[in-house]
A computed fold for a 571-nucleotide part of an RNA from a metagenome, annotated as small-subunit ribosomal RNA, 5' domain. It matches the Rfam family "Eukaryotic small subunit ribosomal RNA". Rfam links the family to the GO terms ribosome and structural constituent of ribosome. RNAcentral holds the full RNA, with entries from SILVA. Model confidence (mean pLDDT): 81 of 100.
Context: one part of a larger RNA
RNA sequence: UAUGCUUGUCUAAAAGAUUAAGCCAUGCAUGUGUAAGUAUAAGCAACUAUACUGCGAAACUGCGAACGGCUCAUUAAAUCAGCAAUCAUUUAUUUGAUGGUACUUCUACUUGGAUAACCGUAGUAAAUCUAGAGCUAAUACAUGCGCAAAUGCCCGACUCUACGGAGUGGGUUGUAUAUAUUAGAUUCAGAACCAAACCCCUCGGGGUUUUUUGGUGAUUCAUAAUAUCUUCUCGGAUCGCACGGCCUUGAGCCAGCGACGCUUCAUUCAAAUUUCUGCCCUAUCAACUGUCGAUGGUAGGAUAGAGGCCUACCAUGGUUUUCACGGGUAACGGAGAAUCAGGGUUCGAUUCCGGAGAGGGAGCCUGAGAAACGGCUACCACUUCUAAGGAAGGCAGCAGGCGCGCAAAUUACCCAAUCCUGACACAGGGAGGUAGUGACAAUAAAUAACAAUACAGGAACUUUGUUUUUGUAAUUGGAAUGAGUACGAUUUAAACCCACUAACGAGGAACAAUUGGAGGGCAAGUCUGGUGCCAGCAGCCGCGGUAAUUCCAGCUCCAAUAGCGUAUAUU
Numbered sequence: 001u002a003u004g005c006u007u008g009u010c011u012a013a014a015a016g017a018u019u020a021a022g023c024c025a026u027g028c029a030u031g032u033g034u035a036a037g038u039a040u041a042a043g044c045a046a047c048u049a050u051a052c053u054g055c056g057a058a059a060c061u062g063c064g065a066a067c068g069g070c071u072c073a074u075u076a077a078a079u080c081a082g083c084a085a086u087c088a089u090u091u092a093u094u095u096g097a098u099g100g101u102a103c104u105u106c107u108a109c110u111u112g113g114a115u116a117a118c119c120g121u122a123g124u125a126a127a128u129c130u131a132g133a134g135c136u137a138a139u140a141c142a143u144g145c146g147c148a149a150a151u152g153c154c155c156g157a158c159u160c161u162a163c164g165g166a167g168u169g170g171g172u173u174g175u176a177u178a179u180a181u182u183a184g185a186u187u188c189a190g191a192a193c194c195a196a197a198c199c200c201c202u203c204g205g206g207g208u209u210u211u212u213u214g215g216u217g218a219u220u221c222a223u224a225a226u227a228u229c230u231u232c233u234c235g236g237a238u239c240g241c242a243c244g245g246c247c248u249u250g251a252g253c254c255a256g257c258g259a260c261g262c263u264u265c266a267u268u269c270a271a272a273u274u275u276c277u278g279c280c281c282u283a284u285c286a287a288c289u290g291u292c293g294a295u296g297g298u299a300g301g302a303u304a305g306a307g308g309c310c311u312a313c314c315a316u317g318g319u320u321u322u323c324a325c326g327g328g329u330a331a332c333g334g335a336g337a338a339u340c341a342g343g344g345u346u347c348g349a350u351u352c353c354g355g356a357g358a359g360g361g362a363g364c365c366u367g368a369g370a371a372a373c374g375g376c377u378a379c380c381a382c383u384u385c386u387a388a389g390g391a392a393g394g395c396a397g398c399a400g401g402c403g404c405g406c407a408a409a410u411u412a413c414c415c416a417a418u419c420c421u422g423a424c425a426c427a428g429g430g431a432g433g434u435a436g437u438g439a440c441a442a443u444a445a446a447u448a449a450c451a452a453u454a455c456a457g458g459a460a461c462u463u464u465g466u467u468u469u470u471g472u473a474a475u476u477g478g479a480a481u482g483a484g485u486a487c488g489a490u491u492u493a494a495a496c497c498c499a500c501u502a503a504c505g506a507g508g509a510a511c512a513a514u515u516g517g518a519g520g521g522c523a524a525g526u527c528u529g530g531u532g533c534c535a536g537c538a539g540c541c542g543c544g545g546u547a548a549u550u551c552c553a554g555c556u557c558c559a560a561u562a563g564c565g566u567a568u569a570u571u
Stems, first nucleotide, its partner, number of pairs: 001567005009444001011442001015437001016404001022402003026399003031063002037060002043055002061423001070357003080278003084274003089271002095266003099262001107237001111142002118134001121131003152172004158167003174234001176230001178228006195210006214221001236260001238259004244254003247250001280328003287319003294316008332354003336347004359380002362377003382393001384391002410435001412434003418431001419429003450477003453473009484504002486501001488500001514560005519541002525555001527554004536543002
């Protein structure tokens, strides 16, 4: 694990893995709305609502759908585990920071053109199929201004110059992208030299000072600067709630709290690669790989990024009895499970972590993220509808069906809990929970207890007896209980069950325990009847041929007990 017989209660609970990663009717399993993107529904509610009130189907827009759930077919240095790396990379979201620099004639109190829903006209046998006409929105799609001073750099036919420079003027100077260059320092002390500034000064010289630099084990790092570059990225034409303050009363100025969104940096959630070590059987597998990349180099391409990942040009390497390469595996890996003195052996499809896959291969779109399948496109296999022209499909999600088999449950209820997703306190969720089936395993432990009487023992003593104790009884007695039935409340999303609880509910004929055995191993019959080497039993040894301790039965007894037997695998 399956199966046979049996089965009262409580808790708890695995369950179509093994065989066919075989095939699937039907239904459901992914959708989502706040004060805060878009409402003229010819929708509703009313009435302070004639621009906009409230609720709000539909639709546009945004986000999610890459999570979850299922399965184990592939896969043997692959996956995976432990240990390390990213100074070789991407990262929607979260959280914290960040952003006065926009250009030439302009609208900046706000620009442009569409489109859906809607309305109507149509096509097809049909499809979550579409076409044509007519409107109208935006945080959809586009376009596009604006505000200070200073510094630095460059330039000039300007001005002043002690010729070192200074002033003034013009241009440029946000961030991102691409390339190039520069800075990004550092050993202890002394002396000399060079340059600059200051002081002394006999104009020969002497003295003093010389300034900022983060991080790492390590960088061409962070950061900064210069020059050029760009189908020039971003720098808010958005939404809600409040409605205030200042007087120079002007269609003045200033102004709060949020929502959503954008750039860059970090953070978080991750991801992708990579370091070291480690895997079952097999030699009836001894050599394997390599101009069709095998091993390395240089350059380029591709990539988010390193790399023969790919291409070009070179070199001739790389692995192997320390078992390469090949084959097998009824092989996803691990955490773990069973058995164990110690050491081991076997199992691990299965709830947690990682991987892989969605009938088989392949390719791709969207996107932060997929080589996605409850997305698309082909091909192969299978399959459904058809008016025969065409159209549709993917349960190894949850139920359910067929098939396969030794072998496995309901087309149930619910989002109340745990959590997840969304524009979200509200919706959705076969994730998940709850019941149903369920002797997979596991937990607790009813089927009687007590007394009297009679009888049979034992022990003690005060021994013709008394006390005490054990058992046997077709004897007698009242007490106590739940199994079951059930008002009720409780439980629960609603129920059920449990636990609680009125009322019923025990005398043998019941509310009745079974499964295997009784020669040995191995606990328990030299009882009775039947059979007669037959029928049969028996794991093994053996039993049975007319007194069967072993067969078939009755009685009695033994073992385990709500369980016990059998088969198989394993220790």